[in-house]
Context: one part of a larger RNA
RNA sequence: UCCAGCGAGUUAAUUUCAUACGCAAGGUUAAGUCAAGUGACGGAGCCACAGUGAAAGCGAGCCUGAAUAGGGCGAUUUAGUGUAUGGGAUUAGACCCGAAACCGGGUGACCUAACCAUGAGCAGGUUGAAGCGUCAGUAACAUGACGUGAAGGACCGAACCGUCGUACGCAGCAAAGUGCUCGGAUGACUUGUGGUUAGAGGUGAAAUGCCAAUCGAACUCGGAGAUAGCUGGUUCUCCUCGAAAUAGCUUUAGGGCUAGCGUCGCGCAAUUCGCAUAUGGGGGUAGAGCUCUGUAAAGGACUGGGGUCCGCAAGGAUACCCACCCUUAACAAACUACGAAUACCAUAUGUUUUAUCGCGGCAGUUAGAACGUCGGGGCUAAGCUCGGCGCUCGAAAGGGAAACAGCCCAGACCAUCGUCUAAGGUCCCUAAAUUAAUACUCAGUGGGAAACAAGGUGAGAUUUCUUAAACAGCUAGGAUGUUGGCUUAGAAGCAGCCAUUCAUUUAAAGAGUGCGUAACAGCUCACUCGUCAAGAGAUCUCGCGCGGAAAAUGUAACGGGGCUAAAGUAUAUUACCGAAGAUAUGGAUGCACAAUUUAUUGUGCGUGGUAGAGGAGCGUUCCUCUCUGCGUUGAAGUAGAGUCGCGAGGCUCUGUGGAGCGUGAGGAAGUGAGAAUGUUGGA
Numbered sequence: 001u002c003c004a005g006c007g008a009g010u011u012a013a014u015u016u017c018a019u020a021c022g023c024a025a026g027g028u029u030a031a032g033u034c035a036a037g038u039g040a041c042g043g044a045g046c047c048a049c050a051g052u053g054a055a056a057g058c059g060a061g062c063c064u065g066a067a068u069a070g071g072g073c074g075a076u077u078u079a080g081u082g083u084a085u086g087g088g089a090u091u092a093g094a095c096c097c098g099a100a101a102c103c104g105g106g107u108g109a110c111c112u113a114a115c116c117a118u119g120a121g122c123a124g125g126u127u128g129a130a131g132c133g134u135c136a137g138u139a140a141c142a143u144g145a146c147g148u149g150a151a152g153g154a155c156c157g158a159a160c161c162g163u164c165g166u167a168c169g170c171a172g173c174a175a176a177g178u179g180c181u182c183g184g185a186u187g188a189c190u191u192g193u194g195g196u197u198a199g200a201g202g203u204g205a206a207a208u209g210c211c212a213a214u215c216g217a218a219c220u221c222g223g224a225g226a227u228a229g230c231u232g233g234u235u236c237u238c239c240u241c242g243a244a245a246u247a248g249c250u251u252u253a254g255g256g257c258u259a260g261c262g263u264c265g266c267g268c269a270a271u272u273c274g275c276a277u278a279u280g281g282g283g284g285u286a287g288a289g290c291u292c293u294g295u296a297a298a299g300g301a302c303u304g305g306g307g308u309c310c311g312c313a314a315g316g317a318u319a320c321c322c323a324c325c326c327u328u329a330a331c332a333a334a335c336u337a338c339g340a341a342u343a344c345c346a347u348a349u350g351u352u353u354u355a356u357c358g359c360g361g362c363a364g365u366u367a368g369a370a371c372g373u374c375g376g377g378g379c380u381a382a383g384c385u386c387g388g389c390g391c392u393c394g395a396a397a398g399g400g401a402a403a404c405a406g407c408c409c410a411g412a413c414c415a416u417c418g419u420c421u422a423a424g425g426u427c428c429c430u431a432a433a434u435u436a437a438u439a440c441u442c443a444g445u446g447g448g449a450a451a452c453a454a455g456g457u458g459a460g461a462u463u464u465c466u467u468a469a470a471c472a473g474c475u476a477g478g479a480u481g482u483u484g485g486c487u488u489a490g491a492a493g494c495a496g497c498c499a500u501u502c503a504u505u506u507a508a509a510g511a512g513u514g515c516g517u518a519a520c521a522g523c524u525c526a527c528u529c530g531u532c533a534a535g536a537g538a539u540c541u542c543g544c545g546c547g548g549a550a551a552a553u554g555u556a557a558c559g560g561g562g563c564u565a566a567a568g569u570a571u572a573u574u575a576c577c578g579a580a581g582a583u584a585u586g587g588a589u590g591c592a593c594a595a596u597u598u599a600u601u602g603u604g605c606g607u608g609g610u611a612g613a614g615g616a617g618c619g620u621u622c623c624u625c626u627c628u629g630c631g632u633u634g635a636a637g638u639a640g641a642g643u644c645g646c647g648a649g650g651c652u653c654u655g656u657g658g659a660g661c662g663u664g665a666g667g668a669a670g671u672g673a674g675a676a677u678g679u680u681g682g683a
Stems, first nucleotide, its partner, number of pairs: 001683006011092013026047003032041003051058002061073004095233002098230001102223006113197009122187001124156003127152001131148006160184003165180004199215001201211003208217001236617006246259005260365002262362006272355001274351008287338001288336002293332003297328004303323004307318004368393002371390007398409003413587004418583003424577003427561003433574001437571004446563001452547001456544010473531002476528002479504003484498003510525001514523002588607009618672001620669006627662001629661002637656008
């Protein structure tokens, strides 16, 4: 991992609701007794028939209250009760499995920790303390030298004890080892045997270490099916309807309770709900505006106050500040002299036909998500976060978007090698146009991106010059006073400063546009004649393009091929393709209505679906009755085929098998397996 078996809403009591039946102002027995296969008795008790009050109590009334007031609960309208079945609740383990833990009684010191008693072990080598002796030495000690001696948690190093490092080992040789290397090795040493200390504890040269491969509290049995607002699992079929991810409260936030939204039943029934149109309402949002509240720009006038200056004062001055006034022009969620569209409320009409409303049974939901839009927070960041409105997903399959819960189209009862369309498409992959028309684009733009930048290109507008010859090119001139004055070493058009930057000759020529020189020189421009010959220049707006443009496996920013009078872009024509949409034919089923042959027919509208509610069925085991059922002329089981049923499943035939098994009507459940790191066995 697979196969087979087992494996989860049960039972009891009480209670509530529904359905069925019995009796009914009444209904019913319990324990038990008698009898005995299902019977009878038993009326204690319980519920109902009257309520109300905390109660005494009173009573069609009672309570509150001083009240004959008001108010609350009742009566005036009587239906209950017992049993059965089913839905729910409560109490019990209460659908099943699952803790870590808590408590009680025991068992453990053959592992290990410490201690007690009694034994044992430590090759070999090295060092050479004290003491003692001899000699030297001292007044005497001290002291020194040489011997002797054999101390030490002394040294080196086997056994023994340990395990610093490293390699191997990691399903191992081993649930802690092996190799090499390494520490201690006469000591706080190592070790044998026997003994002591026990879990609210012991022991600990102390690591929360160790106490039998278990230790922040051992193991074992019991309380015990502890508890688990948590995770996982929860077994046959078909049909009808079909949610929520919100509000309030919560030691509450991944749990609950009530409401909201679902379903089933009963009831009321009206100008009920919804939608459309019309009419009538209130409002202070969007927008707008600047009167008010605030913010804020420019100009002007001069009035008031303050400051500063002058003056003894009166008073005067003011390029200072504030307020007011006038003109122009702005901003605001917490500004408004204005003010929509929607929405909401009401009325009327139309439409729809119960979708509304009330009561009762049962729920689930209270982690939501994207997208569009109006707003708050954030950075007008986020697949961000929080509200309002809408939509889809959730619980929705199908077609499109290459692929793609939330986008676009569209809501799948079943069948059909029928038809028509939606979004989106029609060169090939790939169903359908290499479709008609006019333009644009050359960038593979299309097929990723901004500020900014540019004689890309098309369209439009305004304007200047131009046969009195423009624009570009070519030929020639571009002079004189003068090297203007100043400055300066120099300054001559051209370092810098100044200026009535003048005047003359001219077709024209600046007291000079740039290059250049140390300064001159030189080149050039403005300006002008000629030549040539018809358009030339400037600005603005729009369409499509160019640059700006760097990323990690490999083209890789059209889905690919590939596409250039497109297979790109704009406007746009007529066809076609295209879905589980619509429609056609046949069939199934729910609801409503009608008809009847009373289980059928017809008509109309429906039939996606998670949580969940409701309905109808299939099958398994056993029991009662039944078929005066089936069976060695072959039961159950088992393998295959056929057939019937929407399905769970049923029936028939053949093989195998070798002794039991079914139909119909009821009843009772250990009643359905794919999942639970399920469990047992097997492969």
Molecule: large-subunit ribosomal RNA, domain II
Organism: Candidatus Microsaccharimonas sp.